[in-house]
Context: one part of a larger RNA
Molecule: small-subunit ribosomal RNA, 3' minor domain
Organism: Planctomycetales bacterium 4572_13
RNA sequence: CACCGCCCGUCAAAUCACGGGAGUUGGGAGUACCCGAAGUCGGAUUGCUAACCUUUUAGGAAGCGUCUGCCGACGGUAAGCCCGAUGACUGGGAUUAAGUCGUAACAAGGUAGCCGUAGGGGAACCUGCGGCUGGAUCACCUCCUU
Numbered sequence: 001c002a003c004c005g006c007c008c009g010u011c012a013a014a015u016c017a018c019g020g021g022a023g024u025u026g027g028g029a030g031u032a033c034c035c036g037a038a039g040u041c042g043g044a045u046u047g048c049u050a051a052c053c054u055u056u057u058a059g060g061a062a063g064c065g066u067c068u069g070c071c072g073a074c075g076g077u078a079a080g081c082c083c084g085a086u087g088a089c090u091g092g093g094a095u096u097a098a099g100u101c102g103u104a105a106c107a108a109g110g111u112a113g114c115c116g117u118a119g120g121g122g123a124a125c126c127u128g129c130g131g132c133u134g135g136a137u138c139a140c141c142u143c144c145u146u
Stems, first nucleotide, its partner, number of pairs: 003109001005106001008102002011099001013096004018091003023086006031078004039071001041069005047064003052060003112133009
């Protein structure tokens, strides 16, 4: 400061953070398929080789080379998943000395208020129906204290 009180919401302004969002963009871990370097391992070998073995004009083993199969890095394709950045527009939230419009609540707040539900309305809200007293006033009854 004590009704010249208190107080509610929209709208307008500013700031902040958070959502939605056509999309755009970056990253991560996988799945399926394609491709298949090097290399080990497996298979084939009419090429080459001296060393080991044998019953030695030769044969075997071994090695090199060649071909090939599995695995296989990188790369490619496809559909999804997860995380981040950005995004026209959009939603409410918080905050702010002195903006706008009303005046809903607090006294019976000037239509008592509130709850549920439905409709309506610039906003606070209004109206219908049902309920509650956490309403005042009045009347009667019962009881307590003086």